Small-subunit ribosomal RNA from an uncultured bacterium, 1503 nucleotides, folded computationally. Model confidence (mean pLDDT): 85 of 100. Its Rfam family is "Bacterial small subunit ribosomal RNA". Its family is annotated with ribosome and structural constituent of ribosome in the Gene Ontology.
[in-house]
């Protein structure tokens, strides 16, 4: 600090995703140790068990139970001690501990207040006296199942109640009233005694009262979460005045009076949430969070309620009512773990029903002490944070293994093993701490004191006491021993390889992998990170300037209200003077501690602890400063605004006139057509149309001037004239004197369409109707034609209301138009010119912007204010609300779903876009094809098979230049398994040949026959080696699969003129330029311009055939001249023709226009040939994943007694049928018959085969001659000259067919070619469409060759005769250049809409049903407090001799409020609901083709 992702490819915009930190987590895998933390987030769900708050005998009467003394009649007695159950009686239980359900303020922070209260503590002052009656415990009776309860009799207190005094307090009428106490321990010298103690004294207590510390209550300010789809709320409401109330203030509460109070600064209501120190993240501002710890609050099963008390409306108290569990003798009763543990349940998920009060603390208590799940420990658990360890050194035969491999090797790897040490930690065995002293007590000193009796003190010495703990730590002791695992390896993102599997399994954070070679999934091997941990999921920050205060934006990506006025509000010119709000500066105080940071220090480190400081950015109060802002005050005039003179104008309302046009009426002239279209046709018309004249009616809307002209805020305004307004502008001199800019809410305007009421309707024209068009056509077009359109009056409130650009003010270079004014300068006077204002275009510099383009009329630099925006789609929708007659309009969202969606600009590729070139592209001919017959290929079909490949051009007489067998790959059916071929072992030797036998063969079997070669040696022989056999095994074969794993090779765009690149320049960029422009050409061909200058690769040129000609060579060639034949046969010659070598030649070279003085182009001359002289060869970057794995190579996969090999038939040749390619032909330009003539280019030896002879003939005999300029195929043929047919299915055609026959071959049945007789079919020039040719071409003619035995209408040559036309490029089809659109880019065979139909998925509306909360009303009324009344009951105190009364009090009644509850009728709100709406989402449904190219009627917005 960035990365990935939209696009071919770029820059922006924008979203999602990733790396990081983090947590009270949980899951999976895996685990060694030791410190230090943390552990129900979910049902404040319901709890079994046990524990969590007692204690005091120094406050009381007493003695149950223990334990000791004592007595004693041994059965027991006696509180005598120590001590102590229960029980009166004090203090505590209101702390400690949990929980966060409620609560958005009766809360919480932080500042600050006055109207208070305060056990126990501290210091001050006083004072503690004297008296009365109960009553628990106890006993005796009694009721009840139990908890418990009643009678009745006895007793004490620090328990209860009076009386005395009362410094202080309190009232107050200043006279005076009123109100208190408790006692208990310990000791004791003298006195005194009823022998109990009085007295003294210590000490603890008790009242009264002042003050304080510490805690509480209460009140203000200031802050403190969303929603406005909550805009109003409030009656004790808001203040007063009397009263109650309480500790205090106060509508807390009454009674009465006004009628107020809160509220866009967000009240009210609704959701949600306990608040803060801090926590967690980031630089930071900030955002999230509030677990452990600390502060505050609220709660204690749900609700109300009071009591006691110094303090509660009280977790472990009481009373009601509800829910719920238990107990029960059914009559009644008991309970609250949100303490500590535990347990059911929920849930992803959260521990022992431990141990100590030894420390810290809390309660009693004089005190020992007792309690104390509070702490303090230990256990659980990798939950987290720290720390440590699972071993160190040496160690190459680089072992085995494993993996991988190009078969060499690599790699795991010094790892291992092996030798040499060490001992952290666990193991085993000894010691052994800190935490513990101000305890009680004994001794001493010193102070009270009469007292060494007691108490007391920061006094001194002695002095018990440990859950933890079998600790920590230390030593010793044997031992490398017990002790490594998760995750990922395609990019982000460090890290690769093999097998596997085949869009299956699966993986995936985002991109995306997988459909047979997967670094993506599975697994192995390797390696990368981290490590007692890693991963996975969830959380929150951050990156995310992706809500921007620091720190964004709004022409075109999302975003500027359609316009305007203008309350609050927000901001404001220029001067002085005062003041102090903000502002700045010091003081003060506070900001808890704990964190966080700095430094130290203490546990071996470190977390962790601990000490100091800083800091806590805040608030408060005081003090001083006064430039800025505010405020107050006098002033000024620049900003605003009045006024005076003029000007301009389709501004806006009314009202009146005018003329062309259209229609439609009247007449008249006139006659068949009018009209409308691409083309009809619906439609008018002979009942007179259309045309044409007069003439008349009515609505509407104003040509020309008319203009990026003017005017208005916008929307918008167009004949003319009059009337009635509004704003603008220039000049000017005076005025007012900050009066001003914005502007949310609000209020007017507000195109069109709609809508209501009433007019009006010429023309146009939704809807409709007909007529076309088309597969349809509810469109486009055409013929009618009704709302509407006009006009009044009310509505509606929306548009692509756009300059997609708010409004105002300021300040930055200019140049060129136009409107309107003022001014000058010149003039007689308009012009022109200059200068200034206001407008209103257009180019442009800086500058800004993603680019596009904006530029003084900013999108430029700056200020004020408003309004808006935050990925796409759901959606401007749903739901409420507001308006509205309705249409609807404003306000405005969630689920769900995608990973884009989008803005400029680029390269392409496309357009039924548009310049320009060009091609036998089209026209212009000329002959075909498509009709017939036949031949051949393909589709289909058919079959055991009809082998298998090409399939728009660019497959189809193609692979195949030649399937009877064989070819042959298929099919049938009989064989073979190291194999029909190849290498390597081992053996053996011929191998082979001929004969037989069986078979379709192939093959088996029999017989007969039989070697070579090389080296040694006299020789026999012995070795090898070619060759055959026969064995085992690596192995061989495969025309089997993938041309979408692949080379080679070919097709095609196309023989089109193109593809590039270095450098250098612009552009952020992708790119662009050069290559574009003018000209020209076949050509990116050349010139000429030019931010481009060179260069390659194609183009041309070199190469070959042809055309002219020199030269050189003359056989097999040719023959002019000379002989000479029947014949260049021969002599002879090489002149010519030819033949093939080599050479010139042709280059716009010359001339003349013309073009730019250029490249060039016309014409011409010359010349065999003329502007590349015909032809051929050659084929740029590329582009179709084009063809071919069956020519051949070849990766991978399959098969291996078969998918290989043989071999015999058979089959590729089938046949309803459809398509391409050819052949012949339909005739007289012909067809037969006779003659006569003239080539080129080829092949020949297992060949060509001459003459003769034979055959009608295909062909037979024969074999000269020739490995060919000699011989031979070999006749050219149309053609010319004759002749015959006469327009007919013929003397055209020439299929079928049927006979007989030839040739080649083992074999012509399936299934060959010819021949000769005989037959004699369709065909009379071909429908819609469609092909090839531009000059020696096109048609015509014939001849060769290749394959090959035999087979040619195909294919590949060759030469004979030999034309037509081409005005031109609109138009069809390809191409090439350039612009221009673009929503394509797999690139128009693209891209995409929207209805049905199908699944599935979230939502909305719904008769209703149901729940939660809540508001008003009225019933009703427990507990209780408080009034208020009491024939009942009733110790103290008062009065009274006494009965009795009196004050209080118990009970008990009534009233006011009241919780749960009920009854109505409302609210808001959440579930669910038969239907039902639309929306989303899903490789291969249905119809269409709407939008993207002028998308084929431009599109788009509103209606």
């Nucleotide at each position: 600090a960035g990365a990935g992702u939209u696009u071919g490819a770029u820059c922006c915009u924008g979203g999602c995703u990733c790396a990081g930190a983090u947590u009270g987590a949980a899951c999976g895998c895996u685990g060694g140790c030791g410190g230090c933390a943390u552990g129900c987030u979910u049902u404040a769900c319901a709890c079994a068990u046990g524990c969590a708050a007692g204690u005091c005998g120094a406050a009381c009467g007493g003695u149950a139970a223990c334990a000791g003394g004592c007595c004693u009649u041994c059965g027991g007695g006696u509180g005598c001690u120590g001590a102590c159950g229960a029980g009166u009686g004090g203090c505590g239980a209101a702390c400690g501990g949990g929980u966060g359900a409620g609560u958005a303020a009766u809360g919480c922070a932080u500042c600050g207040g006055a109207a208070c209260g305060u056990g126990c503590c501290c210091a001050g002052a006083g004072g503690u006296g004297g008296g009365g009656g109960a009553u628990a415990a106890c006993g005796c009776a009694g009721c009840g199942a139990a908890a418990g309860c009643u009678g009745u009799g006895c007793u004490a207190a620090u328990a209860c109640c009076g009386c005395a005094u009362g410094u202080g307090a309190u009232c107050u009428g200043a006279g005076g009233a009123u109100g208190a106490a408790a006692g208990c321990g310990g000791g004791g010298g003298a006195c005194c005694u009823u022998c109990g103690g009085g007295c003294c004294u210590c000490g603890c207590g008790c009242c009264u009262u002042u003050g304080g510390a510490g805690c509480g209550g209460c009140c203000g300010a200031u802050g403190u979460c969303a929603g406005a789809u909550u805009a109003g709320g409030u009656a004790g409401u808001u203040g007063g005045u009397g009263g109650g109330g309480u500790a205090a203030a106060g509508g807390c509460c009454u009674a009465c009076c006004a009628a107020g109070c809160c509220g866009a600064c967000g009240a009210u209501c609704u959701g949600u949430a306990g608040c803060u120190g801090g926590u967690c993240u980031g630089a930071g501002a900030g955002g999230a969070c509030g677990a452990c710890c600390a502060g505050c609050c609220a709660c204690a099963c749900u609700g109300g309620g009071a009591c006691u008390g110094a303090g509660a409306c009280a977790c472990g108290g009481c009373c009601c009512a509800g829910a719920c569990u238990c107990c029960u003798a059914c009559g009644g009763g008991a309970g609250g773990c949100a303490g500590c543990a535990g347990u059911g349940g929920g849930g992803a998920a959260u521990u022992u029903u431990g141990g100590a009060c030894a420390a810290u603390g809390g309660g009693c208590g004089c005190a020992a002490g007792c309690c104390u799940g509070a702490u303090c420990c230990a256990g659980c658990a990798a939950u987290g944070c720290c720390g440590c360890g699972u071993g160190a050194g040496c160690g190459a035969a680089g072992a085995a293994g494993g993996c991988c491999u190009u078969c060499g090797g690599g790699u795991u790897g010094u790892a291992a093993a092996g030798c040499u040490c060490u001992g952290u930690u666990g193991g085993g065995a000894g010691g052994g701490a800190c935490g513990a002293a101000u305890a009680a007590g004994c001794a001493g000193a010193g102070u009270c004191u009469a007292a060494c009796a007691g108490a007391c003190u920061u006094u001194u010495g002695c002095g018990a006491u440990g859950a933890c703990g079998g600790u920590a730590c230390c030593u010793c002791c044997a031992g490398a021993g017990g002790a490594a695992g998760c995750a990922c390896c395609g990019g982000c993102u460090a890290a690769c390889u093999c097998u596997g599997u085949g869009c299956c399994a699966g993986c995936a954070g985002c991109c995306g992998c997988g459909g047979u070679a997967a670094u993506a999934c599975a697994g192995a091997g390797g390696g990368u990170g981290c490590u007692a941990g890693c991963g996975u999921u969830a959380u929150u920050c951050g990156g995310a300037a992706u809500c921007a205060c620091u720190g964004g934006g709004c022409g075109u990506a999302a975003a500027g209200c359609g316009c305007a006025u203008g309350c609050a509000g927000g901001u404001g010119g220029g001067a002085u003077a005062u003041u102090a709000u903000g502002u700045c500066a010091g003081a003060u105080g506070u900001g808890a501690a704990a964190u966080c940071c700095c430094g130290g220090a203490g546990c071996u480190u470190a977390a962790c602890u601990u000490c100091g400081g800083a800091a806590u950015u805040g608030c408060a109060u005081c003090u001083g400063a006064a430039a800025c802002u505010g405020a107050u005050a006098u002033c000024c005039u620049u900003g605003a605004g009045u006024c005076u003179a003029a000007g301009a104008g389709a501004g806006g309302g009314a009202g009146a006139c005018g003329g062309a046009a259209u229609u439609c009426c009247u007449g008249g002239u006139g006659u068949a057509g009018a009209g409308g279209u691409g083309a009809a046709a619906u439609u008018c018309g002979u009942a007179g149309a259309u045309a044409u004249c007069a003439g008349g009616a009515g609505g509407a809307a104003c040509a020309c001037c008319g203009g990026u002209g003017g005017c208005g805020a916008a929307g918008g305004c167009g004949g003319u004239c009059u009337c009635c307004u509004g704003g603008c502008u220039u000049a000017g001199a005076a005025c007012u004197g900050a009066c001003a800019c914005u502007c949310a809410g609000a209020u007017g305007c507000g195109a069109a369409a709609g809508c209501g009421u009433g007019g009006g309707g010429a023309g146009c024209a939704a809807a409709c109707a007909g007529g076309a068009u088309u597969a349809g056509a509810u469109a486009c077009c055409c013929u009618g034609g009704u709302a509407g359109u006009c006009c009044a009056c009310g509505c509606c409130c929306u548009a692509a209301a756009c300059g997609a650009u708010g409004u105002a003010g300021a300040c930055u270079a200019g140049c060129c138009g136009u409107u309107c004014g003022a001014g000058g300068u010149c003039u007689u006077a308009a012009c022109c010119c200059c200068u200034u204002g206001a407008g209103u275009g257009g180019c442009a510099a800086a500058g800004c912007u993603a680019a596009c383009g904006c530029g003084u009329u900013a999108a430029g630099u700056c200020u004020a204010c408003c309004g808006c925006c935050u990925g796409g789609g759901g959606a401007g929708u749903a739901c409420g609300g507001c308006c509205g007659c309705a249409a609807g309009g404003u306000u405005a969202a969630a689920a769900c779903u995608c990973a884009a969606a989008g803005g400029a600009a680029u390269u392409g590729a496309c357009g039924g876009g548009g310049a320009c070139c060009c091609g036998c592209a089209c026209a212009a001919g000329c002959g075909g094809u498509g009709g017939a017959u036949u031949a051949u290929g393909u589709g289909g079909u058919u079959c055991a098979a009809u082998u298998c490949g090409a399939u728009g051009c660019a497959a189809c007489g193609c692979g195949a230049a030649g399937a009877a067998c064989c070819u042959u790959a298929c099919c049938c059916a009989g064989u073979c398994u190291u194999g029909a071929c190849a290498u390597c072992c081992g053996g053996g030797u011929a191998c082979g040949g001929c004969u037989g036998u069986a078979g379709a063969a192939a093959u088996a079997c029999a017989g007969c026959u039989u070697g070579c070669c090389g080296u040694a040696g006299c020789a026999a022989u012995a070795c090898g080696g070619a060759g055959c056999c026969c064995g085992a095994g690596a192995c061989a074969g495969g025309u089997g699969c993938u041309g979408c794993a692949u080379g080679g090779c070919u097709g095609u765009c196309g023989u089109c003129a193109g593809c590039u690149c270095g450098u250098g320049u612009c552009g952020u960029g992708a790119g662009a330029u050069g290559u574009u422009g003018g000209g020209u050409u076949a050509a990116g061909u050349c010139c000429c311009g030019c931010a481009a200058c060179g260069a390659g690769u194609g183009c041309a040129a070199c190469c070959c055939c042809c055309g002219g000609u020199g030269c050189c060579a003359g056989u097999u060639g040719c023959c002019a001249u000379c002989a000479u034949u029947a014949a260049g046969u021969u002599g002879g010659g090489c002149a010519c023709u030819c033949u093939g070598g080599u050479g010139c030649g042709a280059c716009u070279g010359c001339c003349u226009g013309u073009g730019u003085a250029a490249a060039g182009c016309a014409g011409g001359a010359g010349g065999a040939a003329g502007g590349u002289g015909g032809g051929g060869a050659u084929g740029a970057c590329g582009u179709c994943a084009a063809g071919u794995c069956c020519u051949c190579a070849u990766g991978g996969c399959c098969u291996u007694u078969a998918u290989g090999a043989c071999u015999g038939g058979g089959g590729c040749u089938a046949c309803a049928c459809a398509c391409g390619u050819a052949a012949u032909a339909c005739a007289a330009u012909g067809g037969c018959u006779g003659g006569u003539a003239c080539a080129a280019a080829g092949a020949g030896a297992a060949g060509c085969g001459a003459a003769a002879c034979c055959g009608c003939g295909a062909g037979g005999u024969g074999g000269a001659g020739c490995a060919a300029a000699u011989c031979u195929c070999a006749a050219a043929a149309a053609a010319c000259c004759a002749g015959c047919c006469g327009u007919a299915g013929u003397u055209c055609a020439g299929a079928u067919u049927g006979g007989a026959g030839u040739c080649u071959g083992c074999a012509a049945c399936u299934c060959g070619a010819c021949u000769c007789c005989a037959u004699g079919a369709a065909g009379g020039u071909g429908g819609a469409a469609u092909c090839g040719c531009u000059a020696g071409u096109a048609a015509u003619c014939g001849c060769g060759g290749a394959u090959c035995a035999g087979c040619a209408u195909g294919c590949c040559g060759c030469g004979g005769u030999g034309a037509a036309u081409a005005c031109g490029u609109u138009c069809c089809c390809g191409g090439g250049u350039c612009u221009u659109g673009u929503a394509c880019a797999c690139a128009c065979c693209g891209c995409c809409c929207g209805u049905c139909a199908c699944a599935c998925c979230a939502c909305g509306a719904a008769a209703g049903c149901u729940g939660a909360c809540u508001u008003u009303a009225c019933c009703g009324u427990a507990a209780g407090u408080c009034a208020c009344c009491u024939u009942g009951c009733u110790a103290g105190c008062c009065g009274g001799c006494a009965a009795c009364g009196g004050a209080g009090g118990c009970g008990g009644a009534u009233g006011c409020c009241c919780a749960u509850g009920g009854u109505a009728a409302g609210g808001u709100u959440g579930g669910u609901g038969a239907u039902u709406g639309g929306g989303g989402u899903g490789a291969a449904g249905u119809c269409g083709u709407a939008a993207c190219a002028a998308g084929g009627u431009a599109g788009c917005c509103g209606u």